[in-house]
RNA sequence: GCCGAUGUAGCUCAGUUGGUAGAGCACUACUUUCGUAAAGUAGGGGUCGCGAGUCCGAUUCUCGCCAUCGGCU
Numbered sequence: 001g002c003c004g005a006u007g008u009a010g011c012u013c014a015g016u017u018g019g020u021a022g023a024g025c026a027c028u029a030c031u032u033u034c035g036u037a038a039a040g041u042a043g044g045g046g047u048c049g050c051g052a053g054u055c056c057g058a059u060u061c062u063c064g065c066c067a068u069c070g071g072c073u
Stems, first nucleotide, its partner, number of pairs: 001072007010025004019056001027043005049065005
């Protein structure tokens, strides 16, 4: 330099043939216990990597850029 994949909650990952996003773990509070842990209940937390385009509407489609990973030279 070229090709490809990935980027969504603190972490690991779903998701939607376009209609304002979820799980597990973690975190907070409460219940339980003499106390801790475990268990249970409730709750908070996301401009879906950044920018632009198409569309009534984009996490999803298109383009560019950035980051990480892999391959080729």
This is a predicted structure of a 73-nucleotide RNA (transfer RNA) from a Sedimentisphaerales bacterium. The organism belongs to Sedimentisphaerales, within Bacteria. The prediction has a mean pLDDT of 81. Rfam family: tRNA. It is annotated as a transfer RNA. RNAcentral holds the sequence, with entries from ENA.